[in-house]
RNA sequence: AUGAAGGCGAACGGGAGAGACUGCCCUGAAAAGGGCGGCACCGAAGGAGCAAGCUGCAGGUACGCACAUGCAGGCGGCUAAUCUCUCAGGUACAAGGAACCGUCGCCGGACG
Numbered sequence: 001a002u003g004a005a006g007g008c009g010a011a012c013g014g015g016a017g018a019g020a021c022u023g024c025c026c027u028g029a030a031a032a033g034g035g036c037g038g039c040a041c042c043g044a045a046g047g048a049g050c051a052a053g054c055u056g057c058a059g060g061u062a063c064g065c066a067c068a069u070g071c072a073g074g075c076g077g078c079u080a081a082u083c084u085c086u087c088a089g090g091u092a093c094a095a096g097g098a099a100c101c102g103u104c105g106c107c108g109g110a111c112g
Base pairs, nucleotide, nucleotide: 006107007106008105009104011103012102013101014100019039021038022037023036024035025034026033027032040091041090042089046087047085048084049083053078054077055076056075057074064071065070
C1' cells in the first nucleotide's frame, strides 16, 4: 500500500403470496376513508414451537447389550430454518414487506 472470504449496520434500491368479500355504524356533497363483527385465505414485519447433535442427572455391576467405569433406554438443559403455528401482521392502489438480492458504510485482513 491493494483490499478476498466473512461479520455488523437498516443507510439507499429491488422485493412475493392471499377476498377492491360481506353486515352494521361514523365522517363526507360525492368519491372515498375509518370503526366494530362474520365467513374465507396468505407468510417474507414481529412473535412462538420443534430435529439431529452436544451435554447433565438417576439407576447399578444388571433388569435390553456388554463387563469397565460403558452403550441403549428414561428425565432434563442448550440448539435451526425458506419447516410448523397464524397471536400479531397482511389479502385493489398506496404504505408496509430486517425472508432474499444489490449498493454503500464500518469491522476484518486473504491475496499481491
Glycine riboswitch aptamer, 112 nucleotides, folded computationally. Its Rfam family is "Glycine riboswitch aptamer". From the family's description: This family represents the bacterial glycine riboswitch. Glycine riboswitches usually consist of two metabolite-binding aptamers domains with similar structures in tandem. The aptamers cooperatively bind glycine to regulate the expression of downstream genes. In Bacillus subtilis, this riboswitch is found upstream of the gcvT operon which controls glycine degradation. The coordinates come from a structure-prediction model, not an experiment, and the mean pLDDT is 75. It was read from a public genome assembly, where an Rfam model found it.